RNA sequence: ACCUUCGGGGCAGGGUGAAAUUCCCGAUCGGUGGUAAAGCCCACGAGCCUCCCGCCAGCGCAAAGCAUGUCGGCGCGGCGAGAUGGCAUGAUCCGGUGCAACUCCGGAGCCGACAGUCACAGUCUGGAUAGAAGAAGGU
Repeated sequence: ACCUUCGGGGCAGGGUGAAAUUCCCGAUCGGUGGUAAAGCCCACGAGCCUCCCGCCAGCGCAAAGCAUGUCGGCGCGGCGAGAUGGCAUGAUCCGGUGCAACUCCGGAGCCGACAGUCACAGUCUGGAUAGAAGAAGGU
């Protein structure tokens, strides 16, 4: 450098209601790298936009190219794709042990994209049989 494989989990039971796995009680889940072992410390990923790029019997400009054309050039528009650029991006404390822990042990808390929906979603459905941070292996 190239190739291959892998690469996200989760509302039991109940209440109200015409209707809710969306509200209420309760239940339940925790990607990747770093670091004393981390959803809540640092960094990254999933979302959105764009430069570049590709496409088009589209519109316009110049009239220098030569093959005088459905060519080539530049700009605009539309469509597609899409970062290494940009935007957005949640949440933790106390005690103990220890050289060292907001990471371990004990306790008490807190957080969770976008679109959809007979009624508001971390957990349902969808983009997604996708993609990524990355991990492992091979040449």
This is a predicted structure of a 139-nucleotide RNA (FMN riboswitch aptamer (RFN element)) from a soil metagenome. It matches the Rfam family "FMN riboswitch aptamer (RFN element)". Rfam describes the family as follows. The RFN element is a highly conserved domain that is found frequently in the 5'-untranslated regions of prokaryotic mRNAs that encode for flavin mononucleotide (FMN) biosynthesis and transport proteins. This element is a metabolite-dependent riboswitch that directly binds FMN in the absence of proteins. In Bacillus subtilis, the riboswitch most likely controls gene expression by causing premature transcription termination within the 5' untranslated region of the ribDEAHT operon and precluding access to the ribosome-binding site of ypaA mRNA.The FMN riboswitch structure, reported in present an FMN-bound six-stem junction, adopts a butterfly-like scaffold, stapled together by opposingly directed but nearly identically folded peripheral domains. The coordinates come from a structure-prediction model, not an experiment, and the mean pLDDT is 79. Of the family's consensus pairs, 96% are formed in the model.